[in-house]
RNA sequence: GGAUCCGUAGCUCAGUUUGGCAGAGCGGCGGGCUUUUAACCCGUAGGUCGUGGGUUCAAAUCCCACCGGAUCCG
Numbered sequence: 001g002g003a004u005c006c007g008u009a010g011c012u013c014a015g016u017u018u019g020g021c022a023g024a025g026c027g028g029c030g031g032g033c034u035u036u037u038a039a040c041c042c043g044u045a046g047g048u049c050g051u052g053g054g055u056u057c058a059a060a061u062c063c064c065a066c067c068g069g070a071u072c073c074g
Stems, first nucleotide, its partner, number of pairs: 001073007010026004020057001028044005050066005
């Protein structure tokens, strides 16, 4: 230098196929239970969907460029 894949909540990831309300588990916070803790149960908050632009009534999703990471080739 080239190719492929990945980037979504604090962490691990789903959602992209077929554009149409942004989600799960863990973790955090509040409460219940318990002598207390853990476990369990109920509730709750948390998002520039890597960045910028384009297409569209509508973009995490399609297109382009860029940034970061992994693997492979040279």

The RNA shown here (transfer RNA) has 74 nucleotides and comes from a Candidatus Micrarchaeota archaeon.
Model confidence (mean pLDDT): 80 of 100.
Lineage of the source: Archaea > Nanobdellati > Microcaldota.
Its Rfam family is "tRNA". Rfam describes the family as follows. Transfer RNA (tRNA) molecules are approximately 80 nucleotides in length.
The sequence was found in a public genome assembly.